[in-house]
RNA sequence: UCGGAUAUAGCUCAAUUGGUAGAGCAGCGGAUUCCAAAUCCGUAGGUUGCAGGUUCAAGUCCUGCUAUCCGGGCCA
Numbered sequence: 001u002c003g004g005a006u007a008u009a010g011c012u013c014a015a016u017u018g019g020u021a022g023a024g025c026a027g028c029g030g031a032u033u034c035c036a037a038a039u040c041c042g043u044a045g046g047u048u049g050c051a052g053g054u055u056c057a058a059g060u061c062c063u064g065c066u067a068u069c070c071g072g073g074c075c076a
């Protein structure tokens, strides 16, 4: 420098054809227990990497950029 992949809750990941952003774990509260773990019930948690564009409507489509990973090229 070129090509490709990825970026969504604290963590790991879903989200069909553009049409209400979800799950598990973790957290918090409760039940159970002599206490705790386990189990069960409930609850909270989001600028969908950043900036624009298209659209009635964007996590999803388009453009630029950033970060990480993979592969290639050049120089030494």
Stems, first nucleotide, its partner, number of pairs: 001072007010025004019056001027043005049065005